[in-house]
RNA sequence: AAAUUCACGCAAGGGAGCUACACCAUAAUGUGGCUGAGAAGAACGGAUUAGGCCGUCAAACCUUUUAAACUUGAUCCAGGUAAUGCUGGCGUAAGGAGAAUCUGAUGAAAAUAC
Repeated sequence: AAAUUCACGCAAGGGAGCUACACCAUAAUGUGGCUGAGAAGAACGGAUUAGGCCGUCAAACCUUUUAAACUUGAUCCAGGUAAUGCUGGCGUAAGGAGAAUCUGAUGAAAAUAC
């Protein structure tokens, strides 16, 4: 000096499960339990009324092609559980966000060269 790697940053993608009790129109939610990195917020808008939903945005978290983050197949199969994508299979399946240059005057390590 430096391929490269990691961290952070920038950009992008993604997820609202299961369960007990309580609550209910001045409401639509609260507390606890299970798994998990994450089960979300005293936000905004809409729908609906025994259902408790949908969308947008924010925070945290995970993932970004060497892609199992996440979606589909799937109201799937096996095991297990109070129950559940809880575990495994399916899965060398079909998709999936920085494919090469491109992000940043950043930090750390460093093959190697002199």
This is a predicted structure of a 114-nucleotide RNA (TPP riboswitch aptamer (THI element)) from Bacteriovorax sp.
Taxonomically the source falls in Bacteriovorax (Bacteria, Pseudomonadati, Bacteriovoracia, Bacteriovoracaceae).